[in-house]
RNA sequence: UGCCGACCGAGCGGCACAAAACAGGCAUUAGGCUCGGUGCGUUCCUCCGCCACACCACAAGCGGAGGAGGUUGUA
Numbered sequence: 001u002g003c004c005g006a007c008c009g010a011g012c013g014g015c016a017c018a019a020a021a022c023a024g025g026c027a028u029u030a031g032g033c034u035c036g037g038u039g040c041g042u043u044c045c046u047c048c049g050c051c052a053c054a055c056c057a058c059a060a061g062c063g064g065a066g067g068a069g070g071u072u073g074u075a
Stems, first nucleotide, its partner, number of pairs: 001016005006038006025074003032040001043068008
């Protein structure tokens, strides 16, 4: 100096061309290191589709849309 721990800013930390991690005080939580914002990821509900078997229907799972909510405690 650059990149990384969802994005922006700040903090904390790591790595050296890669995007990881046993690091980021200690635990805890599905909730991602912390805070503010965002609401990407994660959780719940509703609807639609795929799965689906000669027609209709059918679970879990997967995908899309909408809504709710946005780890907690402590030093």
This is a predicted structure of a 75-nucleotide RNA (Pistol ribozyme). Model confidence (mean pLDDT): 88 of 100. Its Rfam family is "Pistol ribozyme". A reference for the family is Teplova et al. (2020), "Crucial Roles of Two Hydrated Mg(2+) Ions in Reaction Catalysis of the Pistol Ribozyme", Angew Chem Int Ed Engl.